This is a predicted structure of a 332-nucleotide part of an RNA (large-subunit ribosomal RNA, domain IV) from a Bacteroidia bacterium. Its mean pLDDT, the model's own confidence on a scale to 100, is 87.

Context: one part of a larger RNA
RNA sequence: UUCGUGGUUAAGGAACUAGGCAAAUUAACCCUGUAACUUCGGGAUAAGGGGUGCCCCAAUGUAAGAAUUGGGGCCGCAGUGAAAUGGCCCAGGCGACUGUUUAUCAAAAACACAGGGCUUUGCAAAAACGAAAGUUGAAGUAUAAGGCCUGACACCUGCCCGGUGCCGGAAGGUUAAGGAAGGGGGUUAUCUUCGGAGAAGCUCUUAACUGAAGCCCCGGUAAACGGCGGCCGUAACUAUAACGGUCCUAAGGUAGCGAAAUUCCUUGUCGGGUAAGUUCCGACCUGCACGAAUGGUGUAACGAUCUGGGCACUGUCUCAACCACGAGCUCG
Numbered sequence: 001u002u003c004g005u006g007g008u009u010a011a012g013g014a015a016c017u018a019g020g021c022a023a024a025u026u027a028a029c030c031c032u033g034u035a036a037c038u039u040c041g042g043g044a045u046a047a048g049g050g051g052u053g054c055c056c057c058a059a060u061g062u063a064a065g066a067a068u069u070g071g072g073g074c075c076g077c078a079g080u081g082a083a084a085u086g087g088c089c090c091a092g093g094c095g096a097c098u099g100u101u102u103a104u105c106a107a108a109a110a111c112a113c114a115g116g117g118c119u120u121u122g123c124a125a126a127a128a129c130g131a132a133a134g135u136u137g138a139a140g141u142a143u144a145a146g147g148c149c150u151g152a153c154a155c156c157u158g159c160c161c162g163g164u165g166c167c168g169g170a171a172g173g174u175u176a177a178g179g180a181a182g183g184g185g186g187u188u189a190u191c192u193u194c195g196g197a198g199a200a201g202c203u204c205u206u207a208a209c210u211g212a213a214g215c216c217c218c219g220g221u222a223a224a225c226g227g228c229g230g231c232c233g234u235a236a237c238u239a240u241a242a243c244g245g246u247c248c249u250a251a252g253g254u255a256g257c258g259a260a261a262u263u264c265c266u267u268g269u270c271g272g273g274u275a276a277g278u279u280c281c282g283a284c285c286u287g288c289a290c291g292a293a294u295g296g297u298g299u300a301a302c303g304a305u306c307u308g309g310g311c312a313c314u315g316u317c318u319c320a321a322c323c324a325c326g327a328g329c330u331c332g
Base pairs, nucleotide, nucleotide: 002327003326004325005324006323007322008321009320011318012317015316020313028052029051030050031049032048037042039152053074054073055072056071057070058069059068060067075079087311088310089309090308091307092306093305094303095302099111100110115150116149117148118147119146120145121144127136128135129134153298154297155296156295158228159227160226163225164224165221166220167219168218169217172216173215174214178210179209182206183205184204185203186202187201190197191196229247230246231245232244233243256290257287268284269283270282271281272280
């Protein structure tokens, strides 16, 4: 001199940085005090404030103690004298919550969840494993069991059955194997005008007609898969269009929310916060391309979650300095 670990630091105090990452602050016990919001349980150790050692006296107390209360005094820089031992607040997104997960780069907004719904299944159940026997389901029986979706709670969950799927229907159309009237060919008893004709049987082939489910068809069904328009005109300033016209559709997006985990243009516009804000919060609505169990909108509590702001605090920084230990390096 370099690195690592630990310690201290004038003045400032996030100016560092993608970001307060890391570090610092806080901390125990007693007293006091405690907001919005709320599912009335919580929030809450909210926040904030004060105290804490030792000695003497008195009182309460006890069997004696311990302990508690009041008064007086003493020492130190410091009395939870070391160690252990929450930093806090405000606002928003997502997920209700406790849980679970990528053993070895992801702990989450992903999975699960209680709750909700649809659907299958009447028991030798459905479903699943198994050529089968058999077994699980279940020593259960629809308040049960399986599948799928949603995901506490509150308020709700609109329109479309044309397509695809599923369920029901059976009149008609189509239709397999099978059955089969009839036709054609081969063979030959027989007949023959010697060209040929040809019974029965056997056989090859064709085939009217008959013939189930399915499909076509007719209904139902969206917490089944899914879908939920365009153009033009119109009000006595302008603008806009409650209103009208027209085309198309199965039906044209309702409530609620909205530049959003969704907004391209976009750092949209306005307001707030800052001296200054592509982020953040509140609005607006022109939703490129939100939207109702592929759930919509809210929501107390919760979160090693994500985002923005503030107080406190600090070597993160201005800007670096010193110390201890260890390693490297050099010399021996």